A computed fold for a 118-nucleotide RNA from Oceanobacillus limi, annotated as SAM riboswitch aptamer (S box leader). The sequence was found by an Rfam model in a public genome assembly. The coordinates come from a structure-prediction model, not an experiment, and the mean pLDDT is 81. NCBI's taxonomy places the organism under Bacteria, Bacillati, Caryophanales, Bacillaceae, Oceanobacillus. Of the family's consensus pairs, 97% are formed in the model.

[in-house]
RNA sequence: CUCUUAUCAAGAGUGACGGAGGGAAUAGGCCCGAUGAAGUCCGGCAACCUUAACGCAAGAAUAUCUUGCAUUUAAAGGUGCUAAAUCCUACAGAUCCAUUUGAUCUGGAAGAUAAGAG
Numbered sequence: 001c002u003c004u005u006a007u008c009a010a011g012a013g014u015g016a017c018g019g020a021g022g023g024a025a026u027a028g029g030c031c032c033g034a035u036g037a038a039g040u041c042c043g044g045c046a047a048c049c050u051u052a053a054c055g056c057a058a059g060a061a062u063a064u065c066u067u068g069c070a071u072u073u074a075a076a077g078g079u080g081c082u083a084a085a086u087c088c089u090a091c092a093g094a095u096c097c098a099u100u101u102g103a104u105c106u107g108g109a110a111g112a113u114a115a116g117a118g
Base pairs, nucleotide, nucleotide: 001118002117003116004115005114006113007112008111013042015041016040017039021032022031023030026090027089028088029087043082044081045080048078049077050074052072053071055069056068057067058066059065060064086110091107092106093105094104095103096102
């Protein structure tokens, strides 16, 4: 970098350093920021990988073991996250509005993260 699967409306700081930008990219909008942006460190959150218990199902070499699923549990390690729905819209379809503008819902695209494969 590519592919597959899952998740993305919950949660998380009155800390230290830093010193002007930031919210992925393009466009439009709307926001955050000298009452301190990005970034780094510390703290925190969550539970994808991971730990444990119980139940169900399947399989096997059947007092057992393995795998899958559901519920609960833990947080040492690998990641991740820590304003706003992935901040909102963009493409397609449906519904509402007489039409435009617009609103709602569903799906898609793009993106982020994890696990696995190449």